[in-house]
Context: one part of a larger RNA
RNA sequence: GAACGAACGCUGGCGGCGUGCCUAACACAUGCAAGUCGAACGAGAAAGCCCGGUUCGCCGGGCGAGUAAAGUGGCGCACGGGUGAGUAACGCGUAGGUAAUCUACCUCUGUGUCUGGGAUAACGUACCGAAAGGUGCGCUAAUACCGGAUAAGCCCGAGUGGAUCUUCGGAUCGUUCGGGAAAGGUGGCCUCUUCAUGAAGCUACCGGACAGAGAUGAGCCUGCGUCCCAUUAGCUAGUUGGUAGGGUAACGGCCUACCAAGGCGACGAUGGGUAGCUGGUCUGAGAGGAUGAUCAGCCACACUGGAACUGAAACACGGUCCAGACUCCUACGGGAGGCAGCAGUGAGGAAUAUUGCGCAAUGGGCGAAACCCUGACGCAGCAACGCCGCGUGGGUGAAGAAGGCCUUCGGGUCGUAAAGCUCUGUCAAGUGGGAAGAAAUGUCUUGGGGACUAAUAUCCUCAGGCUUGACGGUACCACUGAAGGAAGCACCGGCUAACUCCGUGCCAGCAGCCGCGGUAAUACGGAGGGUGCAAGCGUUAUUC
Numbered sequence: 001g002a003a004c005g006a007a008c009g010c011u012g013g014c015g016g017c018g019u020g021c022c023u024a025a026c027a028c029a030u031g032c033a034a035g036u037c038g039a040a041c042g043a044g045a046a047a048g049c050c051c052g053g054u055u056c057g058c059c060g061g062g063c064g065a066g067u068a069a070a071g072u073g074g075c076g077c078a079c080g081g082g083u084g085a086g087u088a089a090c091g092c093g094u095a096g097g098u099a100a101u102c103u104a105c106c107u108c109u110g111u112g113u114c115u116g117g118g119a120u121a122a123c124g125u126a127c128c129g130a131a132a133g134g135u136g137c138g139c140u141a142a143u144a145c146c147g148g149a150u151a152a153g154c155c156c157g158a159g160u161g162g163a164u165c166u167u168c169g170g171a172u173c174g175u176u177c178g179g180g181a182a183a184g185g186u187g188g189c190c191u192c193u194u195c196a197u198g199a200a201g202c203u204a205c206c207g208g209a210c211a212g213a214g215a216u217g218a219g220c221c222u223g224c225g226u227c228c229c230a231u232u233a234g235c236u237a238g239u240u241g242g243u244a245g246g247g248u249a250a251c252g253g254c255c256u257a258c259c260a261a262g263g264c265g266a267c268g269a270u271g272g273g274u275a276g277c278u279g280g281u282c283u284g285a286g287a288g289g290a291u292g293a294u295c296a297g298c299c300a301c302a303c304u305g306g307a308a309c310u311g312a313a314a315c316a317c318g319g320u321c322c323a324g325a326c327u328c329c330u331a332c333g334g335g336a337g338g339c340a341g342c343a344g345u346g347a348g349g350a351a352u353a354u355u356g357c358g359c360a361a362u363g364g365g366c367g368a369a370a371c372c373c374u375g376a377c378g379c380a381g382c383a384a385c386g387c388c389g390c391g392u393g394g395g396u397g398a399a400g401a402a403g404g405c406c407u408u409c410g411g412g413u414c415g416u417a418a419a420g421c422u423c424u425g426u427c428a429a430g431u432g433g434g435a436a437g438a439a440a441u442g443u444c445u446u447g448g449g450g451a452c453u454a455a456u457a458u459c460c461u462c463a464g465g466c467u468u469g470a471c472g473g474u475a476c477c478a479c480u481g482a483a484g485g486a487a488g489c490a491c492c493g494g495c496u497a498a499c500u501c502c503g504u505g506c507c508a509g510c511a512g513c514c515g516c517g518g519u520a521a522u523a524c525g526g527a528g529g530g531u532g533c534a535a536g537c538g539u540u541a542u543u544c
Stems, first nucleotide, its partner, number of pairs: 001544003006540005013390006019383002021348001026346003030343003035075003040072002048063006082301003091226008101218002106214006113207001114148004123138006154180007162173004184206006191199002227273003234264003239261008276298004280291004303324005326337004354380001356379003362376001363374003393423004403414004427485001429480005442467001444465008488533005493514003499528005509516002
């Protein structure tokens, strides 16, 4: 000199864009943060209103409403969001490998979607329990569950006088036999019928099964790189390798049995300390050094430790089980919980914000869609915490007011500074306009074209109309009036730009280094003046 997620002191007008618990991975009140689908399925309220009856207690019917809430089932909950405790490791970075692998949803292609069955929740009923919750009996549905059929291709098992390769163990291709799959829903048309339901059929769309390919994502392996200590020198028995088996989507001591005795190490093993890694960031001419907040990629974790279940994927932050600590409820028998999600509270600390608004946009989940959900996100609030921009006025005005300070008492200086005269109107304030832009996607409607079809259903596409804004009466614009509301902080001995007076008298004090102060201190304190920055200025901590 530069930098900062800064803090502290003094001061403080406005705006834009960013940033904001670095400490206790300490404990958490409260609310919200993951749901959705009735076009998979069965069932299905109440309040209230209306009508009728009434013994005036109420009863029946309709609307509410096939709504709410709950249940079965599907998909999602493994994403998104947080934190950096652990980890010196194939964790990360980079370059490769996977002929050792998987991949739900999505896209394309092919083949199929046939036929049966038994349950169970909800519900009803009877109970147990303080509660959390649970038990018995009975009823019912499905794209829930379980059989049978079919198998182009695929997978598994067995056989094979076939072909190719062969390390002679077998591998690949072919061939024969056996086994292995599925689910329907909605709209429309047509036939039958008692012409309203309903059934068979056809069709469009959405789904379900198997197989192949793609895309995406992931698992595993390898070369190289990745902090300090030798005042850590030896470490290792599943240890190193082999055979066989198990396990996994998959290779492998990953695991087990047996066999062998190996494997690593001064090119630093092992041990200890510290630490998430990277793109980047800061500094520097560079080399390098330091660092890893915000943003992005990867990893790890979710009260602490352990375990598996479900699933395409988890050994799962707002799932389950066990153990532990802690907190809460309890009828003392037993239960409930996990903010390192967003706000917020206590504590710690020098120190870090609102228990805000909205799904309008972007993105995500579900759904055919409308919609619904979304503390992701978009916005607003607080903080000079940072960067950037603007303002606090412009012109004129005396050989120079008053006043302050200094003085050699002549004067000098603050100083064109003020006053005065004149001009302008940024910001702030007030009034009005401003449904601006951010928003074209999608729905509905009108019309045109196309695909499929028996078809005017349905689907695709084009044009017009209608509808949707949290921010926000915000940005912006115009007008009103008015210099009016808006300057401080540090320093002035040298380094280092800037000097005098008074007070003090090795005292009080200053100080980054050198050093000042003991009676004329440009170094302490005050004043006048000056210098430097400026809505900031200094100090402290840290890095180069």
About this RNA
The part of an RNA shown here (small-subunit ribosomal RNA, 5' domain) has 544 nucleotides and comes from an uncultured delta proteobacterium. Rfam family: Bacterial small subunit ribosomal RNA. A reference for the family is Yusupov et al. (2001), "Crystal structure of the ribosome at 5.5 A resolution", Science. The full RNA is in RNAcentral, with records from SILVA.